[in-house]
RNA sequence: GGAGUUGGCCAGGCAAUCGCGCCAGAUAAUCUUAGGGUUGUCUGGGGAGGAAAGUCCGGGCUCCAUAGGACAGAGUGCCAGGUAACGCCUGGGAGGUGGAAGCCUACGGAAAGUGCAGCAGAAAAUAAACCGCCAACUUUGGUUGGUAAGGGUGAAAUGGUGCGGUAAGAGCGCACCGCGCAACUGGUAACAGUUUGUGGCAUGGUAAACCCCACUCGGAGCAAGACCAAAUAGGGGAACAUAAUGCGUGGUCCGCGCUGUUCCCGGGUAGGUUGCUUGAGGUGCAUGGUGACAUGUUACCCAGAUGAAUGAUUGCCCACGACAGAACCCGGCUUAUCGGCUGACUCCCUUU
Numbered sequence: 001g002g003a004g005u006u007g008g009c010c011a012g013g014c015a016a017u018c019g020c021g022c023c024a025g026a027u028a029a030u031c032u033u034a035g036g037g038u039u040g041u042c043u044g045g046g047g048a049g050g051a052a053a054g055u056c057c058g059g060g061c062u063c064c065a066u067a068g069g070a071c072a073g074a075g076u077g078c079c080a081g082g083u084a085a086c087g088c089c090u091g092g093g094a095g096g097u098g099g100a101a102g103c104c105u106a107c108g109g110a111a112a113g114u115g116c117a118g119c120a121g122a123a124a125a126u127a128a129a130c131c132g133c134c135a136a137c138u139u140u141g142g143u144u145g146g147u148a149a150g151g152g153u154g155a156a157a158u159g160g161u162g163c164g165g166u167a168a169g170a171g172c173g174c175a176c177c178g179c180g181c182a183a184c185u186g187g188u189a190a191c192a193g194u195u196u197g198u199g200g201c202a203u204g205g206u207a208a209a210c211c212c213c214a215c216u217c218g219g220a221g222c223a224a225g226a227c228c229a230a231a232u233a234g235g236g237g238a239a240c241a242u243a244a245u246g247c248g249u250g251g252u253c254c255g256c257g258c259u260g261u262u263c264c265c266g267g268g269u270a271g272g273u274u275g276c277u278u279g280a281g282g283u284g285c286a287u288g289g290u291g292a293c294a295u296g297u298u299a300c301c302c303a304g305a306u307g308a309a310u311g312a313u314u315g316c317c318c319a320c321g322a323c324a325g326a327a328c329c330c331g332g333c334u335u336a337u338c339g340g341c342u343g344a345c346u347c348c349c350u351u352u
Base pairs, nucleotide, nucleotide: 001348002347003346004345005344006343007342008341009340010339012317013316014315015314016313017312018311020047022045023044024043025042026041027040028039029038030037031036049323053334054333056332057331058330059329060328061221062220063219064218068254069253070252071251073217074216075215076214077213078092079091080090081089082088093107094105095104096103097102108212109211113210114209115206116205130151131150132147133146134145135144136143137142159177160176161175162174163173164172178201179199180198181197182196183195184193185192186191225274226273227272228271235265236264237263238262239261240260246258247257248256281300284297285296286295287294288293
């Protein structure tokens, strides 16, 4: 200097003028049955994101509700930690991949059982002999028996190499490697091993197929819920039932609670307040930890709209700005994305 890998931060800036919404204080007017609302003026302080998006997970909170058990169903799936919790995060192990830094994993079980694998091939697991090799017979065309080392087919064909042995071969036997089991060593564990012994050897794949195993799991949702006021017709009809039916916020059953339940017709209201933003909150510092994080301390308050607020104009600077706007709140994941700054690491080239 170049090419890469992996983290963090920012998300146009400054100034002026006018404008919008919220909070606090002061003040004036007005509306209303009430609660309370609306408008104006002045002062002060704040006003969208790294994803606010998807609604995919997990919760806080509210209600059912007094709320338990079982089954079915669903989710997760190596080990150890973090967390309120998780399908998330951190570290480690195994497998794969890259030249490397790194990256990916739907990663429990195939000796519990069932299913599936087209075509090709002799044969795809209760596996089998096409070519070939060997032996005997033979009318020299072939027949019978043995074999699975060589060849062919295929994604995959009864471990690999070598030696011996054999009619020819084969773990048939042996040595080494591989594989299974046991012990030992290291590690919390998953696992690992220049370890020891033993066995000719569990004798295919697939569970993001059914299944088995382990662990976890009520539902609905701020349009939840609470309060105030008002209005109408606390209207009419039918069916079932009489402490048992029936009803009770995923399904079924048991249990528990309540005492009516279901359907049809018709009428009125849908206004206001609250929930609504102080939080499993973020900043700085210190300590502990490989890390995710935890503990202590410091100062801080950081949007609350409701047909939906932050916009317009001008000037300058610049990296010329993409994806894109809260609606109860929070922790994650996933997706979209212009440009800039910055830390660490890997490889190549050159120079000293």
A computed fold for a 352-nucleotide RNA from an uncultured Gammaproteobacteria bacterium, annotated as Bacterial RNase P class A. It matches the Rfam family "Bacterial RNase P class A". It is annotated as a ribozyme.